Description: This is a predicted structure of a 73-nucleotide RNA (transfer RNA) from Laccaria amethystina LaAM-08-1. It matches the Rfam family "tRNA". Rfam links the family to the GO term triplet codon-amino acid adaptor activity. Rfam classes the family as a transfer RNA. Its mean pLDDT, the model's own confidence on a scale to 100, is 82.
RNA sequence: GGCUAACUAGCUCAGUUGGUAGAGCAUUGUGCUCAUGACACAAAGGUUGUGGGUUCGAUCCCCACGUUGGCCA
Numbered sequence: 001g002g003c004u005a006a007c008u009a010g011c012u013c014a015g016u017u018g019g020u021a022g023a024g025c026a027u028u029g030u031g032c033u034c035a036u037g038a039c040a041c042a043a044a045g046g047u048u049g050u051g052g053g054u055u056c057g058a059u060c061c062c063c064a065c066g067u068u069g070g071c072c073a
Stems, first nucleotide, its partner, number of pairs: 001072007010025004019056001027043005049065005
């Protein structure tokens, strides 16, 4: 330099042939316990990497950029 994949909650990851997003772990609270842990219930936590475009509507489609990984030279 070329090709390619990924980017979504604090972490690891789902998701949708376009209709305003979820799980597990972690965190907080309550119950249980003499207490802690475990367990049960609940809650909080997201401008879906950034910026544009298409569309009535974009996490999803298109373009550019950024970061990371892989392959080739």